[in-house]
Model confidence (mean pLDDT): 75 of 100. A computed fold for a 145-nucleotide RNA, annotated as FMN riboswitch aptamer (RFN element).
RNA sequence: UGAGUGUUUCAGGGCGAGGUGAAAGUCCUCACCGGCGGUAAUGGGCGUUUUUUGGACGCUUUAGCCCGCGAGCUUGUCUUUUUUUGAGCCGAAUACGGUUAGAUUCCGUUGCCGACGGUUAAAGUCCGGAUGAAAGAAACGUGUU
Repeated sequence: UGAGUGUUUCAGGGCGAGGUGAAAGUCCUCACCGGCGGUAAUGGGCGUUUUUUGGACGCUUUAGCCCGCGAGCUUGUCUUUUUUUGAGCCGAAUACGGUUAGAUUCCGUUGCCGACGGUUAAAGUCCGGAUGAAAGAAACGUGUU
């Protein structure tokens, strides 16, 4: 330094205003939110240094709708009481303009999407499974080369 392996910790955000109504955080108008890995980190931001708007060095950071995964739903299987393992399902922009050698990731504009169960009324935002599980991230160790 690389592959393997153990333990621990961490690992999801959002209804504010108005309208209708007997009743809506569920409908209508506006508002608000965006898990993990990959891919334009030759970009952006901040700091230090330097005579400088330039250079050097350090730190930090980039896709909800491109690819994959988790979660969720349906079902078979093993086991027998909450676990093993397989299969299927699983949202939305090849939008328009700009920069570039290169962008569906950057900049500008417009549009679109969001599990299951519950509810005086239909839920991405409320309540519940969930003080759960988990993609994965970090730290410390072990052992081998």
The sequence was found by an Rfam model in a public genome assembly.